[in-house]
A computed fold for a 73-nucleotide RNA from a Methanobacteriota archaeon, annotated as transfer RNA. Its Rfam family is "tRNA". Rfam's curators write: Transfer RNA (tRNA) molecules are approximately 80 nucleotides in length. Its family is annotated with triplet codon-amino acid adaptor activity in the Gene Ontology.
RNA sequence: GGGCUCGUAGUCUAGUGGUUAUGAUACCGCCCUUACAAGGCGGUGGUCACCGGUUCGAAUCCGGUCGAGCCCA
Numbered sequence: 001g002g003g004c005u006c007g008u009a010g011u012c013u014a015g016u017g018g019u020u021a022u023g024a025u026a027c028c029g030c031c032c033u034u035a036c037a038a039g040g041c042g043g044u045g046g047u048c049a050c051c052g053g054u055u056c057g058a059a060u061c062c063g064g065u066c067g068a069g070c071c072c073a
Base pairs, nucleotide, nucleotide: 001072002071003070004069005068006067007066010025011024012023018056027043028042029041030040031039049065050064051063052062053061
């Protein structure tokens, strides 16, 4: 330098055009326990990497930028 894949909450992740973006974990509260752990219930937390475009409507499609990984030279 070229090609491919990817970027969603503190962490991991589902969602491939249309309801309020899903679940787990972490964190907080309550229940349970003599107490702790485990378990049960509830809650907080997201500019969907960034900028533009297409569309009635974009996390999703298109272009560019940035970043990560793999391959080629």
The sequence is in RNAcentral, with records from ENA.